[in-house]
RNA sequence: CGAGCCGGCCGGGCGGCCGCGGUGUCGGACUUCAUGUCUGGCGCUGAGGAAAGUCCGGGCUCCACAGGGCGCGGUGGUGGCUAACAGCCACCCGGGGUGACCCGCGGGACAGUGCCACAGAAAAUAAACCGCCGGCAGUAAUGCCGGUAAGGGUGAAACGGUGGUGUAAGAGACCACCAGCGCAUCGGGUGACCGAUACGGCUCGGUAAACCCCACUGGGAGCAAGGCCAAAAGGGGGCUUCGGCCCCUGCGCGAGCACUUGAGAACGGCCCGUUCGAGCUCGCGGGUAGGCCGCAUCAGGCCAUCGGCAACGGUGGUCGCAGAGAGAUGGUCGCCCCCUCCGGCCUCGGCCGGAGGGACAGAACCCGGCUUAUAGGCCGACUCGCCCG
RNA sequence: GCCCCCAUCGACUAGCGGUCCAGGUCACGGCCCUUUCAAGGCCGCAGCACGGGUUCGAAUCCCGUUGGGGGCA
Numbered sequence: 001c002g003a004g005c006c007g008g009c010c011g012g013g014c015g016g017c018c019g020c021g022g023u024g025u026c027g028g029a030c031u032u033c034a035u036g037u038c039u040g041g042c043g044c045u046g047a048g049g050a051a052a053g054u055c056c057g058g059g060c061u062c063c064a065c066a067g068g069g070c071g072c073g074g075u076g077g078u079g080g081c082u083a084a085c086a087g088c089c090a091c092c093c094g095g096g097g098u099g100a101c102c103c104g105c106g107g108g109a110c111a112g113u114g115c116c117a118c119a120g121a122a123a124a125u126a127a128a129c130c131g132c133c134g135g136c137a138g139u140a141a142u143g144c145c146g147g148u149a150a151g152g153g154u155g156a157a158a159c160g161g162u163g164g165u166g167u168a169a170g171a172g173a174c175c176a177c178c179a180g181c182g183c184a185u186c187g188g189g190u191g192a193c194c195g196a197u198a199c200g201g202c203u204c205g206g207u208a209a210a211c212c213c214c215a216c217u218g219g220g221a222g223c224a225a226g227g228c229c230a231a232a233a234g235g236g237g238g239c240u241u242c243g244g245c246c247c248c249u250g251c252g253c254g255a256g257c258a259c260u261u262g263a264g265a266a267c268g269g270c271c272c273g274u275u276c277g278a279g280c281u282c283g284c285g286g287g288u289a290g291g292c293c294g295c296a297u298c299a300g301g302c303c304a305u306c307g308g309c310a311a312c313g314g315u316g317g318u319c320g321c322a323g324a325g326a327g328a329u330g331g332u333c334g335c336c337c338c339c340u341c342c343g344g345c346c347u348c349g350g351c352c353g354g355a356g357g358g359a360c361a362g363a364a365c366c367c368g369g370c371u372u373a374u375a376g377g378c379c380g381a382c383u384c385g386c387c388c389g
Numbered sequence: 390g391c392c393c394c395c396a397u398c399g400a401c402u403a404g405c406g407g408u409c410c411a412g413g414u415c416a417c418g419g420c421c422c423u424u425u426c427a428a429g430g431c432c433g434c435a436g437c438a439c440g441g442g443u444u445c446g447a448a449u450c451c452c453g454u455u456g457g458g459g460g461c462a
Stems, first nucleotide, its partner, number of pairs: 001385004006380005012336007020046011048360001052371002055369005060222004067272004072218005077091005092106001093104004107213002112211002114207003129152002131148007160178006179203001181200002184197005226293004234249006251285007264276003298320001300319008337358010390461007399415004407445001417433005438454005
């Protein structure tokens, strides 16, 4: 210098004008028994790395904390981190790359069942299409019987590989070496696993993102959860000067199943058990669709230090950081920054002028992750190749 | 905001790992039949939403994305 690989960060800045949400404070107008509604000034404050997809996990809330069995779902190398996880860190194994490094739904196919199209003789324990060998028949071509998985051919996949012995021809039938599997011992490691030695039968395909088996694990619903207040349709009763007023309840109709011989509910789908239990389910129609709480102080951010390879954890200091309810966080102008194009100048890589562009996208109960989208830019570690000193 | 479901020719659909470069009906185009039109017959056109993975092999199984639909006090 070129090519590459990994990690972290930013994701426009400053100012003027106009405008919006929240909140504090000081006022104004209207109004009510309380109090609310609208509005003005000033101060403070106002989106993200993904706020997104809603794919996992947790907090929180309700379902009355009695469970057990079957079933259903999730996860899947090992060790650690964490509130928890399918996340993260470190390592192991397999695969890819010259390398930095990357990828892996990475338990089990001697517990069992299933599937493997077409082709092929044969698709998993049985098999002979061609070929080879032997026997018989035949003049021969050839036919029949038997042996043979070494060779050919088929296929995604064909029952270890090479060489030799052996044989009628062959074959782990036997031998040497190699590869693989199993088992034993020794050594290292917390462990997954790794290394060495010896032995064995010679060696039984793939598929579990097919059923299944093993280990661990999972109650359901979700802030439209849930709590409080107000209102209403309809029904019943009372008073009445027949206009209406007051009180209670919280709607009406139909069908089905139940009413102590028990519907239904409490942990979903089934069964058993326990407890509660007079209503439950469906359809049609109608009414209200207002306010407050939940609701923003947290597994919180930043800095320092200590422990740890790291994820992360401990201690100390410091900061307070959106909260709408048809849904605010925007628009415009000027200067600067970055990129592209055009024109001009020259001291040849800079300057000046003009035009255009600056992404993805936007909270709605909250948090930890994952995934997906993203113009452009900055920083750091490392690898390979070439050149120079 | 939350929770579910679906995606195959222009339309409606079959498929459930291979015998499917995906079949059928209607529509569309051409030819035949008819004096002509319709009906009928023959032929054709046209599709697995997209990306990745598992597998020898994917419309089908798994993951992600995109698009569409439904429900709620």